[in-house]
Molecule: transfer RNA
Organism: Aspergillus nanangensis
RNA sequence: GCCUUUGUGGCCAAGCGGUAAGGCGCCCCACUCGUAAUGGGGAGAUUCGUCGGUUCGAUCCCGACCGAAGGCA
Numbered sequence: 001g002c003c004u005u006u007g008u009g010g011c012c013a014a015g016c017g018g019u020a021a022g023g024c025g026c027c028c029c030a031c032u033c034g035u036a037a038u039g040g041g042g043a044g045a046u047u048c049g050u051c052g053g054u055u056c057g058a059u060c061c062c063g064a065c066c067g068a069a070g071g072c073a
Base pairs, nucleotide, nucleotide: 001072002071003070004069005068006067007066010024011023012022018056026042027041028040029039030038049065050064051063052062053061
């Protein structure tokens, strides 16, 4: 330098055109003498890396750039 994959809440991670699941963690409650465990409820992404484009509509498609992983030279 070129190619491929990838970038989603604090962390992990699903979703691949119609406005974002789940788990862990966090907060509250129940249970307990108390703690842990367990059960119930709640908040948290709405600029889904950034900037543009396509579309009635984009996390999802296209382009550029930035970061990460791998490959080739």